[in-house]
Context: one part of a larger RNA
């Protein structure tokens, strides 16, 4: 010096990223006990008061021995829930509604799930997964059932756009595969004309060429799908831009004009989203880049990729204030393990 403990004068978070770490609190008992609020709750809210032991008297039960409660009076300590175990607490916002789940071995969370809501497939030899298949799960089940998406209690809602992308539905026309059907061409040949040679037989050279084989092939005919034609956004998605304008200014209810499928409604906003930003105003401090209410040029929120709010809940993030403390001014002191010396 390290590590685990115990005490501490005065102060009381001044430490510090941040009260992180420790402390204070704590069990019965009586009293008390807000705001909200889904009327369950918040609630051990909060905040006071008792608390050992002895005698006496009374009540409740019992048969009794006892148990159990009230009231008087007394008595010891520094302390009586005398050890050990054993809520600190309050007021604001933000997330997620809640109990639950999770990265075994850095991350428990505002991620998962969740009831709820919706959309959509599927009439059962289901749809939809495994599986070359046979089977088999779905289910010993049948649309109040099953599978897939997304949403995420619950209160009030949930705007507009269907031009792309996807998805359902249509069937008249364009396109369009194998394939049918086959005019026509090639190529091979008997055979007939032809050259050269030979007295002939007979060789041998060009050429035309049926039938049969063989290679190919226009026209036409021929499904879905794409084109097309309409729905469909709790389907993937999207929700402008310029210029002028009122009788101080500003600002513009209001016109103009340019694009678009359609130009962001309600609500909520510098936000878990605001760059410029420590925006501005107001709260709280002596002194606040955080925190609260407000505003609104929203660099770039916004409605089930859900909007707003929300009691109750959280080992969640985030601001203040009480108690309360060696976390600090500022460090001491003690006890035990370690280190260090000898062995």
């Nucleotide at each position: 010096c390290u590590c685990u403990c115990g005490u501490u004068a005065a102060g009381g978070a001044a430490c510090u990223c941040g009260g992180c770490a420790a402390u204070c609190u704590a069990g019965c008992c009586u009293c008390g006990u807000a705001a909200g609020u889904u009327a369950g709750c918040a609630a051990u809210a909060a905040g006071a008061g008792g608390u050992g032991c002895c005698u006496u008297u009374g009540g409740u039960u019992g048969a009794a021995a006892g148990a159990u409660c009230a009231a008087a009076g007394g008595u010891c300590a520094c302390a009586g829930u005398a050890a050990a175990g054993u809520g600190g607490c309050u007021c604001g916002g933000g997330u997620g509604a809640c109990u639950g789940u999770u990265u075994a071995g850095c991350a428990a969370a505002a991620a998962c799930a969740c009831a709820u809501c919706a959309c959509u497939c599927u009439g059962c030899a289901a749809a939809c997964u495994c599986g070359a298949a046979a089977g088999a799960g779905g289910a010993a089940g049948u649309a109040u059932a099953g599978g897939g998406u997304g949403u995420g209690a619950c209160a009030c809602c949930u705007g507009c756009c269907c031009g792309g992308u996807g998805c359902u539905g249509g069937a008249a026309g364009g396109u369009u595969a194998a394939g049918g059907c086959a005019a026509g061409g090639g190529g091979u040949c008997a055979g007939c004309u032809u050259u050269u040679c030979g007295c002939a037989a007979g060789a041998u050279u060009a050429g035309c060429a049926a039938a049969g084989c063989u290679c190919u092939g226009a026209a036409c005919c021929g499904a879905a799908g794409c084109c097309c034609c309409a729905g469909u956004a709790a389907a993937c998605g999207g929700c402008g831009g310029c210029c002028g304008u009122a009788a101080c200014u500003a600002u513009a209810a209001c016109g103009g004009u340019c694009c678009u499928a359609a130009g962001g409604u309600a609500g909520c906003g510098a936000a878990a989203u605001u760059c410029c930003u420590u925006g501005u105003g107001g709260g709280g401090u002596a002194a606040g880049u955080u925190c609260c209410c407000a505003c609104g040029c929203g660099c770039a929120c916004g409605a089930a990729u859900g909007g707003u709010g929300u009691a109750a809940c959280a080992a969640c993030c985030u601001g203040a204030g009480c108690g309360c403390u060696g976390u600090c001014u500022c460090a001491a002191c003690g006890a035990g393990a370690g280190a260090c010396u000898c062995g």
This is a predicted structure of a 343-nucleotide part of an RNA (large-subunit ribosomal RNA, domain IV) from a Candidatus Omnitrophota bacterium. NCBI's taxonomy places the organism under Bacteria, Pseudomonadati, Candidatus Omnitrophota. Rfam family: Bacterial large subunit ribosomal RNA. The full RNA is in RNAcentral, with records from ENA.